Model confidence (mean pLDDT): 81 of 100. The RNA shown here (transfer RNA) has 77 nucleotides and comes from Candidatus Pseudothioglobus aerophilus. It matches the Rfam family "tRNA". It is annotated as a transfer RNA. Lineage of the source: Bacteria > Pseudomonadati > Pseudomonadota > Gammaproteobacteria > Pseudothioglobus (SeqCode).

RNA sequence: CGGAGUGUGGCGCAGUCUGGUAGCGUAUCUGGUUUGGGACCAGGUGGUCAGAGGUUCGAAUCCUCUCACUCCGACCA
Numbered sequence: 001c002g003g004a005g006u007g008u009g010g011c012g013c014a015g016u017c018u019g020g021u022a023g024c025g026u027a028u029c030u031g032g033u034u035u036g037g038g039a040c041c042a043g044g045u046g047g048u049c050a051g052a053g054g055u056u057c058g059a060a061u062c063c064u065c066u067c068a069c070u071c072c073g074a075c076c077a
Stems, first nucleotide, its partner, number of pairs: 001073007010026004020057001028044006050066005
């Protein structure tokens, strides 16, 4: 430099194809069972969906650009 992929609660991920309330597991908080720890059960908190712009009544989802990371290839040493 070229090609491909990834980016979503603290962590790991789904949802994107086919636009319509942002979810799951774990973690965390509260309560219950237990002498306590652990474990189990119930409920809750936590998100500018990487950034900017566009299309649309409506965008995590479609389009354009940018950023970060990963993989492959080329080049230089």

It was read from a public genome assembly.